This is a predicted structure of a 355-nucleotide part of an RNA (large-subunit ribosomal RNA, domain IV) from a Nitrospinaceae bacterium. The source organism's lineage runs through Bacteria, Pseudomonadati, Nitrospinia, Nitrospinales and Nitrospinaceae. It matches the Rfam family "Bacterial large subunit ribosomal RNA". The coordinates come from a structure-prediction model, not an experiment, and the mean pLDDT is 88. The sequence was found in a public genome assembly.

Context: one part of a larger RNA
Parts: sequence; C1' cells; structure tokens
RNA sequence: CUCUGGUUAAGGAACUCGGCAAAUUGGCUCCGUAACUUCGGGAUAAGGAGUGCCCUCAUAAGGUGAAAGAACUUGCUUCUGGAGCUGAAGGGGGUUGCAGUGACCAGGUAGCCGCGACUGUUUACUAAAAACACAGGACUCUGCUAAGUCGCAAGACGACGUAUAGGGUCUGACGCCUGCCCGGUGCCGGAAGGUUAAAAGGAGGGGUUAACCCUUGGGUGAAGCUCCGAAUUGAAGCCCCGGUAAACGGCGGCCGUAACUAUAACGGUCCUAAGGUAGCGAAAUUCCUUGUCGGGUAAGUUCCGACCUGCACGAAUGGCGUAACGAUGGCUACACUGUCUCAACCAGGGACUCA
Repeated sequence: CUCUGGUUAAGGAACUCGGCAAAUUGGCUCCGUAACUUCGGGAUAAGGAGUGCCCUCAUAAGGUGAAAGAACUUGCUUCUGGAGCUGAAGGGGGUUGCAGUGACCAGGUAGCCGCGACUGUUUACUAAAAACACAGGACUCUGCUAAGUCGCAAGACGACGUAUAGGGUCUGACGCCUGCCCGGUGCCGGAAGGUUAAAAGGAGGGGUUAACCCUUGGGUGAAGCUCCGAAUUGAAGCCCCGGUAAACGGCGGCCGUAACUAUAACGGUCCUAAGGUAGCGAAAUUCCUUGUCGGGUAAGUUCCGACCUGCACGAAUGGCGUAACGAUGGCUACACUGUCUCAACCAGGGACUCA
C1' cells in the first nucleotide's frame, strides 16, 4: 500500500449522478395509532413504557384427578370426595451492574409525485423493469366429420369437449367513461348491369390432292385428312350498390369583429369522409425552455401546485382517477452515521524483506 473486520473528538450528507456503503431501528408484553380507503385495509402506522435475579401473596386461578365413602340397574357403572403432581400470567417487597430480549438471531421512519392495479414471469452468463402475464372487458370465427393447428398421407390435437364450449385479435383489477368520420384499405352483405377463364360453338380462311383446263411449266380444285378461327353461350373475381371503426386508420386553414387596451361569445370564406368531444396537459409526450407564477431552499436546469402558447396529449394502438401492493423511477424531512470536513488507531489475511 491492499483486502476483511473494529473504534473514533467536534460537526452530521458539507460526500456523491444518487445517503452508494455504513450506521440507526430490531424480540416479546402493555399503552397508543393520522390522512385516505375498494371498509378488507392503511398498521408492527407514527409515538411511548416495561423486560435480570430473590422473597412473598400462595396449598393463587386453572389443569389433572388417587385413597376413601354412598347408591343401585352389580358395571371397565354412577355420584360424592379431594390427596398428590403441575401451574401461564399478575400484585407487593427486596437486590444488583455502565448496561437485564446484558452475547447471538430479529423492521429505520414519515410526506409528495410518476408508472404498473395486485401475487406472479423474463434477457441460464452485463437489463427484474414502466417490459410479459393476469382476473376483468370487447370484437370476431366456429352447429360438430366444428372452426383452428400439425402431417405427403393415414392420422392426431381441439375433445372423449358442444356456443355458459372452443379458436383468433385487441385491451388489461376497480371507479367515471369511451365522442365525430365508412372518402381510402380491409371485412361482411347484394346481385341488376359492365368486364372476364377453361369449355361449348363453328361463320370464315389456309395446307394437301382425285379430277379438270391451258400445256417446257402453270391454273382451278370436290371428298377425306389437317391447321387457324369470327359471332354467340359462359362462374367466381374486379368494377358497381350498401353496411361495418373495442376493423387498419383519420379527426383543418385564412380574415374580421365588443364604448381604454387586450381578447373574441359572434360573423365571413376556402377545403374535407369528418375536422379532436369529455378528460388531461412544459407531461415517461414541450422544440423554443432553466416557459411564466406560486411552494419548498440562504441559494433549486430536478421536485410539488397552477396557467395553456398541446413544435408534436386524447378516449380499449384506451382517456382520466384510484385504496392496497413494488429488491420500480423522481423529490423532501426526521433519526442515524468515517459518505464527507480529514483523517487516526487497532486486529487478522495478502503484498514486501529474510530464512
């Protein structure tokens, strides 16, 4: 010097990203216990007091229940009886140490706010959380050889279940609620019209050549075979017509106006499918921004309460609250302390020197 422990004057978070670490608290009995609350909780809330040993009340209360006696229904009977044993807690008195849950084991507490209701689950080996799950809510599919899933198939799961069941998706206890838009995309329904495949159909055309005609050579060309092929008929789908947002999603701009000023309940105009309702709001969301005001501090980019100018909240991609809960995040106070001012000493293990 380093590690693991121990103690420390005065101060007591001045340390630090942050009270990280350490310290404080701690068992049991009694007293006492707030806001809030889903009336269960909160709660060991908080905050206090006691705690050893000896004597005594005391044959304490209580527990257990022997001997003996009585009765008859004569029994492993019932009743009386109270010996012995045991004995939590308590009253009174005494005594002792610095100290009595004498060592060990054994909550620090309180206030405000965010997030998630909760118990749970998770990145085996850097993340335990506000992430996942959850009970509850909603939409949707599925009538049983169910839908859905695995498999080439046989077959299996679903389920030896049957819509109070099963699958999928979203939300996430509870309370109050969940606004407007169906133009786009999706899904569901519709079938009149348009478009449309294979197939059917076969107008018409090409090739070949028996034959015939002019004739070195060429022309016409039936049947058969073969190639192409128009009209017409022709489903779903798409176009089309409706519905549907707890389906994917979306939810405006400019100008003017009130008898101080300012602001605009009001008016005009353009655009849209419709122009953001309730609630909340510098927020896990606010760029400008350390916004402004208030609180707390001597001093506060954090925190709490407001304001609303929401760059760019907003209603099951849920909105706003919420008791309880949390090895959760932010802020504060009390207690406490070597975290610090500022360091010192002690014990043990290393390092180091020597053997």